[in-house]
Molecule: c-di-GMP-I riboswitch aptamer
Organism: Actinomycetota bacterium
RNA sequence: CCCUGAUAAAGGCAAACCCCGAGAAAUCGGGGGACGCAAAGCCGCGGGCCUAAGGUCACCAAAAAGCCCCCCGCCGAAGGCGGGGGAGAGGGGCAAGGUGGAUAAGGUAGCCGGGUUGCCGGG
Numbered sequence: 001c002c003c004u005g006a007u008a009a010a011g012g013c014a015a016a017c018c019c020c021g022a023g024a025a026a027u028c029g030g031g032g033g034a035c036g037c038a039a040a041g042c043c044g045c046g047g048g049c050c051u052a053a054g055g056u057c058a059c060c061a062a063a064a065a066g067c068c069c070c071c072c073g074c075c076g077a078a079g080g081c082g083g084g085g086g087a088g089a090g091g092g093g094c095a096a097g098g099u100g101g102a103u104a105a106g107g108u109a110g111c112c113g114g115g116u117u118g119c120c121g122g123g
Base pairs, nucleotide, nucleotide: 002123003122004121005120012037013036017032018031019030020029021028022027035110041116042115043114045113046112047111048108049107050106054103056101057100058099059098060097068086069085070084071083072082073081074080075079
């Protein structure tokens, strides 16, 4: 330096679950706790998987004069602001609300590959 993890030693990490905290969530951090792990050390670079806040698309329901007509007042160049009344509850739009789809710039290194560092034994 390469291969390897049968045996052994020193040790290391810590799944589920519980508590606290962060987050929209996935998930993560700390404490407890051990299913497992020879890289279950580190890096989201490729793929997979998870989530979908935001933006986006579709749909739903309800309501309202901002959109139609008339009157009054104020400022006025255009036009705007405030108030009142009428027809119509039909179509469309905006905002807010709900449901769903796709979406990563969010995650996952204990899914796989890759990169990088490293303890002990054996060859």